[in-house]
RNA sequence: AGGGGCAUAGUUCAAUGGUAGAAUGCCUCUCUCCAAAAGAGGUGAUCAGGGUUCGAAUCCUUGUGCCCCUG
Numbered sequence: 001a002g003g004g005g006c007a008u009a010g011u012u013c014a015a016u017g018g019u020a021g022a023a024u025g026c027c028u029c030u031c032u033c034c035a036a037a038a039g040a041g042g043u044g045a046u047c048a049g050g051g052u053u054c055g056a057a058u059c060c061u062u063g064u065g066c067c068c069c070u071g
Stems, first nucleotide, its partner, number of pairs: 001070007010024004018054001025043006047063005
């Protein structure tokens, strides 16, 4: 320099263009003499700009960061 992939909750991952979910973490409660375990409830996210569309996490484009390949 060229090509490809990835970016979603504190963390690990889902999500046919149509209500962004799960596990785990954190908080509260139940249970217990106390705690752990178990159970119930709550909390919290789409990397940034622009475009397409009635509607974008999803499609297009630019940028940023990370990873891989070629030289």
A computed fold for a 71-nucleotide RNA from a Patescibacteria group bacterium, annotated as transfer RNA. The coordinates come from a structure-prediction model, not an experiment, and the mean pLDDT is 84. The sequence is in RNAcentral, with records from ENA. Rfam family: tRNA. Rfam classes the family as a transfer RNA.